[in-house]
Formats: sequence, C1' cells, structure tokens
RNA sequence: AAGACAGGCUUUCCUGCCGCUAUGCUUUUUAAAAGAAGCAGAGAGGAAAGUCCGGGCAACACAGGGCAGCAUACUUCCUAACGGGAAGCUGUUUUGCAGAGAUUUCUCUGCAGAACAAGAGCAAGUGCCACAGAAAACAACCGCCCUGCCUUGUGCAGGGUAAGGGUGAAAACGUGAGGUAAGAGCUCACGGCAAAUGGUGGUGACAUCAUUUGCGGGUAAACCUUAUGCGUUGAAAGGUCAAAUAUACCGGGGUUUGAGGGCGGCCCGUUCAAUCCCGGAGGGUAGACCGUUAGAGAGCAGGCGUGAGCCUGUUCCCAGAUAAAUGGCAGGAGUCCUUUCGUUUUUAUAAACAAAAGGAAACAGAACCCGGCUUAUAAGCCUGUCUUUUUU
Repeated sequence: AAGACAGGCUUUCCUGCCGCUAUGCUUUUUAAAAGAAGCAGAGAGGAAAGUCCGGGCAACACAGGGCAGCAUACUUCCUAACGGGAAGCUGUUUUGCAGAGAUUUCUCUGCAGAACAAGAGCAAGUGCCACAGAAAACAACCGCCCUGCCUUGUGCAGGGUAAGGGUGAAAACGUGAGGUAAGAGCUCACGGCAAAUGGUGGUGACAUCAUUUGCGGGUAAACCUUAUGCGUUGAAAGGUCAAAUAUACCGGGGUUUGAGGGCGGCCCGUUCAAUCCCGGAGGGUAGACCGUUAGAGAGCAGGCGUGAGCCUGUUCCCAGAUAAAUGGCAGGAGUCCUUUCGUUUUUAUAAACAAAAGGAAACAGAACCCGGCUUAUAAGCCUGUCUUUUUU
C1' cells in the first nucleotide's frame, strides 16, 4: 500500500416556484358552526419491515388446587423488564512469540491475541455410537504362560492373562522399576483425571496449594431428571355522545336439582345468572368524539464507573393521518463510477491533487407507544484481526 473478514457510525445538503396535512393566530362568510384567504413554525426510517421477545396503557378476572404445556439454565453487574446488554470465569479451536524434546517437521509447556459455546445433570433411569473390529461398556482375534495327549507339527484339548500387536474417532489412565508361570495399579515412585475436606486470594463463577479416596468412554438443540418462572386479549383493545327500531314469529334448553357466561388448555372448584340462554327468520341505525402522542423523550456540558450505563445542571417540543397528508419541477453543491487532459512523486506500474464531459444512486413508507432481537441493503467513514507485496 492492496485485499478479505468481523464490529460500529452516517443514511446528502442549499435555493426558488407550485401543491398537500395538522396545530396556533388574524381577517372574512354564517344565526352559530363548517367553509374561504393570509401568516408562523412543523411534517415518514435505520430498519418504519418480521410480529419473534419484554413492557407501558386499556378491558376482563382477581379463588385457588391438581395435571399437562411452554420458557430459561456459568458468575457478577446494567435495565421498567427481557429469551436483551456489559465485564469476567471455564472449556474448545486457531494465530503469534519464547523455551524444551524430537528430527525436517512434529509434540509439550508458558505468555499474548482472536473466534465459538443451545455453558445445570450421564455418579437416577432408558436409549444411540455407522463401517471396521473378538468386543463399543458384563470384552478376548493374533499373541504370551501352565498342564495333558499324540501322528513331534507353525498340532489338538483344558486353564490363566490383558503387558505386546491388529481394527477403529474412541478399546481397562501414562512413564519407569519391582514382582509373576506369564502378566495386570498387583506394589512402589513421578505424573494425569474425578470427588471430598481444609488453607490462601477473589463480591462470585473460579484459581492455587496440601491431604485422603478412586480409576474403561462419548452423547441430554437424545428421551429424561433437577431448579426457577409463566393470567388472557390487544387499539379492529376499550370508552362516550347522537340516531333509529318490531320481536307480531318459529325451534331447543332452563329457572337454586343452575341452561348458559367468566376465571391461558383440561379436571375439580368457585363466581354471575332468570320478562333467562342458544339458534333460525325478520326489522332499524351505523354519524361524531376520546383513546392519539410531554415521553422508561431528545440535544449540550460536567461528574462517577473497566464497561453496559447512572447522576447533576441547562436548553428544546420535533407527524398524528383515518382510505389514510409528509410531494412535484428547476438549478447548484456533495458522494460514487467511466473517459480525457495537466501537475507532483516514482525506474516503471501505480498513487495523490486539480479541471472538463457523461452516467448512477440501494433496502425501502409512520397508523397506540417504548426497549431489544432477527431479516434486507447502494455508497462513505472509523476500529480490530489475518493474508500478500514493497521499503527501511
């Protein structure tokens, strides 16, 4: 310097003309309102998307118990809360550096960086681990040892064995010594792993040291077990005002022996309930308003904290539509791409700067609000890691 990957930020600006919407003010019209005109400042995103989580708010319930179901799962902290975020711990993988051993490239240890983890439990139980292999969790193919037999041979039969070999991703912890008929943690030494107890450090997960005991796996986004937690619905929620009318009818059920409704699914239970409930047929009305945007709000400054964030002061009000407004045209600037020309650096390529011409601009539109997660995405900028090249 270029490229790749990961994370984060921005999401063009200015002027003029015309147009749209709501709010405030003024004028006009009107009985009043609606309407009309003018002025002011304002008017769609980083995801407004998905509807996946958590809440605010609203309504119902507030009477719970059991079963089922769903979610979460290392520690501490942040937050209104979360299945979110920050920092750390442990484990695995990988890169670099240093050291040791081995020998041409590998292993081990330490330090540092990066990435990943759906990170409780296999010592409650049940499953699964292809092929290969004797055997995949109650192990004996080759081999080794002992005894016997005989046709004396790489033989047969019985017993013992798991050190050596083979298969495999994984096969009774590793190395060495003793011991043995041959062997084996059988014994010992030094290590490894697991558990328990105690000391030290840490808020903690844990780390480290010592002692004792033990020694054949893995897998729980396998069934399962354990611990903790879980009202529902959702702005078409919910409410207010206005308007209008026909129950004249039919069928079924029911009136405390409770039909039917409510309490996330089911059961028990409980509660409301009688000119009642469900269904059919028929008739009338369907207009306006609230909810509706002042907030777990935003900007700036200072302080605390490793950080996510928190505190204090100060300034600001920044859509509220309801078939759905927030736009169109023109000019200029900015960004990116291509071409041309010039200047500087350079051996050259190439790079930087300046000018001209042409072209391009992604994903995508609020509808109760907020915090997260996920997905889509042109261009630009910043940070980190890795690779390649060049120079010193």

The prediction has a mean pLDDT of 76. The RNA shown here (Bacterial RNase P class A) has 392 nucleotides and comes from a Bacteroidales bacterium. Of the family's consensus pairs, 99% are formed in the model.